Predicted 3D model of a 474-nucleotide part of an RNA (small-subunit ribosomal RNA, 3' major domain) from Zunongwangia sp. The full RNA is in RNAcentral, with records from ENA and SILVA. The source organism's lineage runs through Bacteria, Pseudomonadati, Bacteroidota, Flavobacteriia and Zunongwangia. It matches the Rfam family "Bacterial small subunit ribosomal RNA".

Context: one part of a larger RNA
């Protein structure tokens, strides 16, 4: 100097309390461990693994295994020697790969140029080492710390500074002061959002004036509104009272849309944990080269006594079920999105419009109203299973999604325990996207309507900071 302490003082965070809602029980889904298997590829493993790598495992993918095959091989270049073919068609064997017949089949300015065989040198490893390595990530923690110059003080390691008192979301900021300054992080510069002004009106708007419908900004015109996207202003504790030496704090203060970081996001200091990745990529060694490269079929990644997280859907009347009515937001779209019209109970199917989209495309649901069900394993729930279709794709057997009619299983709010969440937040409803042929989407990301309860208060529990103190620990 550090770590540590079931030391001691301040301080703070959904850390505890005070609320609201979950998880644990049940079906299922999806991931992991075990177990099985020819294989069930590899990695992830307390917080920091487990709906994680995977923003889409039927085949590909894929790396696993069974079998079948090739050997400079998928890509490129240089050199030497040989053909005119490759390649495409029809065919025979084959599960295919790949192999074998048959037809066809270059161009020349005759130097050669293309291809293609073949020799040879360069290849290929998702094979091992994350404890050799880079790049990148998690984590403590958005927590407020980490250090440098010079000086000073100590033999010296090291200290000061950075401590004291105040304040602060904060090493923020003032004052004091052997310290004076700096430099990384805070903070502010940056995006969105919240209010206004201005400039521009298409595809977007429609007050007012007119045409015209069964109706619709439909048309002609408008530039006011809404809005869309540039640009400008706006907030600074600036203003008033208080209280203080300042810094700052307090006010049901005034003004304002907005009040004291208005709200969200990128933004991750010095570093920890030999943390994570050699399978995104890239590398140093070390190991396969007729295989541990590599190409194809058909299998597995989807087994199932069982055991854990994460989720969905539920038990119900604040509900379920017919039937009528409304009201977003961002976001996609041409091998696409699909308006309409027939057909089909539907899942679609067959037509055909219009949109490379502020034009055209998708009914929002949760909501109100009407009617019914009267607390039941039910008109809850919706597992499983039969049976019949629909779509995607060369192919849905292992192993796809959906739709119609049967079937209708647990489960009557869940035990020790244990998670989120302080406001447009919890809760709850629904809608895009991205992968993508399809989809095992209840998963991620996003986006909007509904719209709360509570916080006395810091003595406990976890985590962290600064000071102090004790150690046989480094």
């Nucleotide at each position: 100097u550090g770590a540590c302490g079931g030391g001691g003082g301040c301080c703070c965070g959904c850390a505890c309390a005070a609320g609201c809602g979950g998880u644990g029980g049940a079906g299922c889904a999806u991931g992991u461990g075990g177990u099985u298997u020819a294989a069930u590829u590899c990695g992830a493993u307390g917080a920091u693994a487990c709906g994680c790598g995977a923003g889409g495992a039927a085949c590909c993918u894929u790396a696993c295994c069974a079998g079948g095959g090739c050997u400079u091989a998928a890509a490129u270049g240089c050199a030497g020697u040989c053909u005119g073919a490759c390649g495409u068609a029809u065919u025979u064997g084959g599960a295919a790969a790949c192999a074998g017949a048959u037809a066809u089949u270059u161009c020349u300015u005759c130097g050669g140029a293309c291809a293609g065989a073949u020799u040879g040198c360069a290849a290929g490893g998702u094979g091992c080492u994350g404890c050799a390595u880079g790049g990148u990530u998690g984590u403590c923690g958005u927590c407020a710390g980490c250090u440098c110059g010079u000086g000073c003080c100590g033999u010296g390691a090291g200290g000061u500074g950075u401590c004291a008192g105040g304040u602060u979301a904060a090493g923020u900021c003032c004052u004091a002061u052997a310290a004076c300054g700096a430099g990384c992080g805070c903070a502010a510069c940056c995006c969105c959002u919240g209010u206004g002004g201005u400039u521009a009106g298409u595809u977007g708007c429609c007050a007012g004036c007119a045409c015209g419908u069964a109706a619709u900004g439909g048309u002609g015109g408008g530039a006011a509104c809404u809005c869309u996207a540039g640009c400008c202003a706006g907030a600074c504790u600036g203003c008033c009272g208080g209280u203080g030496c300042a810094a700052a704090c307090c006010g049901u203060g005034a003004g304002g849309a907005a009040g004291g970081u208005g709200g969200g996001g990128a933004u991750g200091a010095c570093g920890u944990c030999a943390a994570a990745u050699c399978a995104u990529c890239a590398c140093g060694g070390c190991c396969c080269u007729u295989a541990c490269g590599u190409c194809c079929u058909g299998g597995g990644c989807c087994a199932c006594a069982c055991a854990c997280g994460u989720g969905c859907u539920a038990c119900a009347a604040u509900g379920g079920u017919a039937g009528g009515g409304a009201c977003a937001g961002a976001g996609a779209g041409c091998a696409g999105c699909c308006a309409c019209u027939u057909c089909g109970c539907g899942a679609g199917a067959a037509g055909g419009a219009g949109c490379g989209a502020a034009u055209c495309u998708a009914u929002a649901a949760a909501c109100c109203c009407u009617a019914u069900c009267a607390c039941a394993g039910u008109u809850c729930g919706g597992a499983u299973c039969g049976u019949a279709g629909u779509c995607u794709g060369c192919a849905a057997c292992u192993c796809g999604a959906c739709u119609a009619c049967g079937u209708g299983a647990a489960g009557c709010u869940g035990g020790a325990a244990u998670c989120g969440c302080u406001a447009g937040u919890a809760a709850u409803c629904g809608c895009a996207u991205a992968u993508c042929a399809g989809c095992c989407a209840u998963g991620a990301u996003g986006c909007g309507g509904u719209g709360a309860a509570u916080a006395c208060g810091u003595u406990c529990c976890c985590g962290g900071g600064c000071c102090u103190u004790g150690u046989a620990c480094a």
Its mean pLDDT, the model's own confidence on a scale to 100, is 80.